[in-house]
RNA sequence: GCCCCUGUAGGCUAAUGGAUAGACUGUACCGUUGCGGUCGGUAAGAUCUGGGUUCGACUCCCAGCAGGGGCA
Numbered sequence: 001g002c003c004c005c006u007g008u009a010g011g012c013u014a015a016u017g018g019a020u021a022g023a024c025u026g027u028a029c030c031g032u033u034g035c036g037g038u039c040g041g042u043a044a045g046a047u048c049u050g051g052g053u054u055c056g057a058c059u060c061c062c063a064g065c066a067g068g069g070g071c072a
Base pairs, nucleotide, nucleotide: 001071002070003069004068005067006066007065010025011024013022018055027043028042029041030040031039048064049063050062051061052060
């Protein structure tokens, strides 16, 4: 330099082009307990960036950025 794959909560991940982006784990608070754990409840927290297509984009297209792999 060229090609391929991936990018969503702190972490792991789901989402036929149509929902208020869902869950697990973790965190905080409350309940339960003599205390802690377990268990139950509540809450906060995410679509890599910019543009395009579309009535509508996490999803499709283009460029970039980041990570991984292959070739040279």